[in-house]
A computed fold for a 397-nucleotide part of an RNA from Kiritimatiella glycovorans, annotated as large-subunit ribosomal RNA, domain III. Its Rfam family is "Bacterial large subunit ribosomal RNA". The family has 102 seed sequences and 51,934 matches in Rfam 15.1. Rfam links the family to the GO terms ribosome and structural constituent of ribosome. The coordinates come from a structure-prediction model, not an experiment, and the mean pLDDT is 80. Taxonomically the source falls in Kiritimatiella (Bacteria, Pseudomonadati, Kiritimatiellota, Kiritimatiellia). The RNAcentral record of the full RNA draws on ENA and SILVA.

Context: one part of a larger RNA
RNA sequence: GAGUAACGAAAAGACAGGUGAGAAUCCUGUCCGCCGAAAUUCCAAGGUUUCCUGGGGAAGGUUCGUCCGCCCAGGGUUAGUCGGCCCCUAAGCCCAGGCCGAAAGGCGUAGGCGAUGGGAAACAGGUUAAAUAUUCCUGUACCGCCAGUACGGCAUUUGAGCGAUGGAGGGACGCAGAAAGCUGGACCGGCCACCGAUCGGAAAUGGUGGUCCAAGCCCGUAGGGGGCUCUGACAGGUAAAUCCGUCGGAGCAACUCCGAGAGGCGACGGGACGGUUCACCCACGGGUGAAACGGAUCGGUUGAUGCUAUACUGCCAAGAAAAGCUUCUAGCGAGUCGUGCCGGCGACCGUACCGCAAACCGACACAGGUAGGAAGGAAGAGUAUUCCAAGGCGCGC
Numbered sequence: 001g002a003g004u005a006a007c008g009a010a011a012a013g014a015c016a017g018g019u020g021a022g023a024a025u026c027c028u029g030u031c032c033g034c035c036g037a038a039a040u041u042c043c044a045a046g047g048u049u050u051c052c053u054g055g056g057g058a059a060g061g062u063u064c065g066u067c068c069g070c071c072c073a074g075g076g077u078u079a080g081u082c083g084g085c086c087c088c089u090a091a092g093c094c095c096a097g098g099c100c101g102a103a104a105g106g107c108g109u110a111g112g113c114g115a116u117g118g119g120a121a122a123c124a125g126g127u128u129a130a131a132u133a134u135u136c137c138u139g140u141a142c143c144g145c146c147a148g149u150a151c152g153g154c155a156u157u158u159g160a161g162c163g164a165u166g167g168a169g170g171g172a173c174g175c176a177g178a179a180a181g182c183u184g185g186a187c188c189g190g191c192c193a194c195c196g197a198u199c200g201g202a203a204a205u206g207g208u209g210g211u212c213c214a215a216g217c218c219c220g221u222a223g224g225g226g227g228c229u230c231u232g233a234c235a236g237g238u239a240a241a242u243c244c245g246u247c248g249g250a251g252c253a254a255c256u257c258c259g260a261g262a263g264g265c266g267a268c269g270g271g272a273c274g275g276u277u278c279a280c281c282c283a284c285g286g287g288u289g290a291a292a293c294g295g296a297u298c299g300g301u302u303g304a305u306g307c308u309a310u311a312c313u314g315c316c317a318a319g320a321a322a323a324g325c326u327u328c329u330a331g332c333g334a335g336u337c338g339u340g341c342c343g344g345c346g347a348c349c350g351u352a353c354c355g356c357a358a359a360c361c362g363a364c365a366c367a368g369g370u371a372g373g374a375a376g377g378a379a380g381a382g383u384a385u386u387c388c389a390a391g392g393c394g395c396g397c
Base pairs, nucleotide, nucleotide: 013031014030015029016028017027018026032394033393034392035391040374041373042372046354047353050352051075052074053073054072055071056070060068061067080142081141082350083349084348086119087118088117092113093112094111098107099106100105122140123139124138125137126136143346144345145344146343148341149340150339151338152337153336154335161332162331166328167327168326169325174315175314176313177312180308181307182306185302186301187300188299189298190211191210192209193208194207195206212270213269216265217264218263223258224257225256226255227252228251229250230249231248232247233246234245236244237243273294274293276291277290278289279288280287281286316319360369361368376388377387378386379385
């Protein structure tokens, strides 16, 4: 220079009360304003205690500060079913032997690793003074493995049953398009509860809230797929095969597989709403908790981008693999298989919190950047736009 520029979105604050040494800035309340395909919410990455409670105010906080993502102390993350680990493989990577190479090393077979993909199984409600919950509690389920028991079947060389590191099936897949059947959701009506006209009467066409509930089990619908059964032969499927395949014959029109949704049970339960009583707090408006109690718990319209659907139709550029699973033998082989009931076991790791952001990446509490899911109402073709709900904020002078 200069007590100058600046104090980081023009979404906006005002008042009252409280606390306190001290309040524009902290807390509570009322009103106002802003977002609402977001400035809400779930979750991945990343961060790594920032979460909650009590205390503090030097420094950090562009002012202030009694406050904080700051400092101090204590506490907090509960799983057979969520995700990982596990089984399986893709690109890619490692690579015994091997090949190549002055060395270092490169390539690569068998083999292995490697999810962003495939593979068993859980939903609803509640709960601590605060912090976790598909994890705790309550209720109702399901999966896998291992025993016991009851019943039934078959069998011990005329072989029950198990069963490959092997064969086969399956898993198993593109893009586009239209229609249908549904459901979540939404809206309206009815019903229930409460409120409700500044003043005497009369409670409506008024206002607010509720009218709700999963997995699982039973049933097997709308719809879609497949012809099915028996039998003969065979130089195919690296051995074998009753399996698959190929070529024949006979019989039968029904059978079988997938499959939303609805309905029933789940639920004599839970939730929600309402007033009553009691307890506590109170700013005297009310708030919180507990207990017993009360009534509705229906109908219609609309309707998804979700489900049926890995379906159907069309098209050419012709759209992963492997395991689990099924089956076939090879083989093993003396008790074993199925169903019901009852019981046991299911380890380890993650789980707090932020997550379009003041907690991640940007030197900052930075107008930048950050994969995926959900996303209500009125008007509208619409996730545009405007105004609102739930929810969240008024951007730290």